[in-house]
Context: one part of a larger RNA
């Protein structure tokens, strides 16, 4: 010196991103135990108190041996003497819950969950796998399977179908392959002096009608995928605007929440809390840019979650210090 270990005056989070680490506190038994609650919990809440030896008279259990309690009283700095062995509390955010995860930088608010909807599928189901036979679905049958979102409970889930997609209609419009063969061209018997003409066959071409889903087209459906305005005036102080006009859309954001895991401006403005508080908590509403299963807005519980604050605790710190271990290192 280093790495592990232990002890530390006075102070006691002043450290630091942050109590990381460390310390407290811990076992049993007896009193006691709060908001708040889904009535289970919360809760080992919290706070106190007892713990060794020996015992009179007595109580209690036992058939009895005998065991527990027991005023007192004894020794020690100290009685779970040692090892094992919770720190406690108030608040808030975020998921209800127990569980899953990135094997080896991530354990979480992210995944799953039960509940909740909304599609699709009538059994040789629908859905997946296979070229197919086949198989899984399921030796089940709509109180089943499949496939998509939400994500316990509790009050709720508003408008908007003009794009997208889906479900549905068939009257028009467009629309292939076939189907059809009107008409052309070639070829050649033959006719012509020639130039040409040209039956049937046989090639090549092909008009017109026909000729289905689809798209257009009417409708429907948003717990389908998505969307949910502007600008001007106006009230007998200001100042705001319950009201008015006007423009656009497919309709204008309801409830409820709200500077939030969301608020740029910004450390918004007030209150609490600190001597002091960009975090915190509680309003406010000027929501840059919440918002209702991409679910809204509560919640007891419970979280190796995340954030603030008490108390208790201390070498984390003021400021450092001395001890053990260590064939560690490095100097004699």
């Nucleotide at each position: 010196u280093c790495a592990c270990g232990g002890u530390u005056a006075a102070g006691g989070a002043a450290c630091u991103a942050g109590g990381c680490a460390a310390a407290u506190u811990g076992a049993c038994c007896c009193u006691g135990u709060a908001a708040c609650u889904u009535c289970g919990g919360g809760a080992c809440a919290a706070a106190g108190g007892g713990u060794c030896c020996c015992u009179a008279c007595c109580c209690c259990a036992g058939c009895a041996a005998u065991g527990g309690g027991g005023a007192g009283g004894g020794c020690g700095c100290a009685g779970c003497g040692a090892a094992u062995c919770g720190g406690u509390c108030c608040a808030g955010g975020c998921a209800a819950c127990u569980g899953u995860u990135u094997a080896c930088c991530a354990a979480a608010a992210a995944c799953a969950c039960a509940g909740g909807g909304c599609u699709g599928u009538g059994c040789g189901a629908a859905u997946u796998c296979g070229a197919a036979a086949g198989a899984a679905g399921a030796g089940g049958u709509a109180u089943a399977c499949a496939g998509c979102c939400u994500g316990a409970c509790a009050c709720c889930u508003g408008c908007c179908c003009g794009g997208u997609g889906c479900c549905g209609g068939a009257a028009g419009g467009u629309u292939a392959a076939g189907a059809g063969g009107a008409g052309a061209g070639g070829u050649c018997a033959u006719c012509g002096c020639a130039a040409g003409a040209g039956a049937a066959g046989c090639c090549u071409u092909g008009a017109a009608u026909u000729g289905a889903a689809g798209c257009c087209c009417c409708g429907g459906u948003a717990a389908a995928c998505g969307g949910c305005g502007g600008c001007c005036g106006u009230a007998a102080c200001u100042a705001u605007a319950a009201c008015g006009g006007u423009c656009c859309u497919a309709a204008g954001g309801u409830a409820g929440c709200g500077a939030a895991a969301u608020u740029c401006c910004u450390u918004g403005u007030c209150g609490g809390g600190u001597a002091a508080g960009u975090u915190c908590c509680g309003a406010c509403c000027u929501g840059c840019a919440c918002g209702a299963a991409u679910g809204g807005u509560g919640u007891a519980a419970u979280g190796a979650u995340c954030u603030g604050g008490a108390c208790g605790c201390u070498g984390u710190c003021u400021c450092a210090a001395c001890c053990g271990u260590g064939a560690g290192c490095c100097c004699a």
Molecule: large-subunit ribosomal RNA, domain IV
Organism: Bacteroides caecicola